SAM riboswitch aptamer (S box leader) from a soil metagenome, 106 nucleotides, folded computationally. It matches the Rfam family "SAM riboswitch aptamer (S box leader)". About the family: The SAM riboswitch is found upstream of a number of genes which code for proteins involved in methionine or cysteine biosynthesis in Gram-positive bacteria. Gene Ontology term of the family: regulation of gene expression. The RNAcentral record of the sequence draws on MGnify.
RNA sequence: CUUAUCCAGAGUGGCUGAGGGAACAGGCCCGACGACGCCACAGCAACCAGGCUCCUUCGAGAGUGCCCAGGUGCUACUUCCUGCCCGAUGAACCGGGAGAGAUAAG
Numbered sequence: 001c002u003u004a005u006c007c008a009g010a011g012u013g014g015c016u017g018a019g020g021g022a023a024c025a026g027g028c029c030c031g032a033c034g035a036c037g038c039c040a041c042a043g044c045a046a047c048c049a050g051g052c053u054c055c056u057u058c059g060a061g062a063g064u065g066c067c068c069a070g071g072u073g074c075u076a077c078u079u080c081c082u083g084c085c086c087g088a089u090g091a092a093c094c095g096g097g098a099g100a101g102a103u104a105a106g
Stems, first nucleotide, its partner, number of pairs: 001106006011041005019030003024083004042075003047071002050067003054063001056061001079100001084097004
C1' cells in the first nucleotide's frame, strides 16, 4: 500500500503502584476494594495453515459446508460515544457513508 472484518464471544492468580479507555477536543466510564502494564495459567474466536466433503471444470484453479487448533489475534464499556458529509426532524433520538484506528492475509 491492497483486500476482508470490527453491535457476537471469552478471566483468574502473582508482581507493580497511578493513572487508564490509540492521538487531539468534548462527553461517559474504569481505578489505592489496586486500574493500566508485565508474567503464568485458563479461555474465546476461526483470518491464515492442515484434513474431509460438495459443486463446477477436459483438467487445474476459484467456490460451498464440516472438522481441527499449528501461526496470529483477542478476553470492561459497539473500535466506549461523538467530531466531517448525507437523509430525517422544530429540536433531540435515529439511519447511512467518509476519515482515523485495530486485526488478519498478501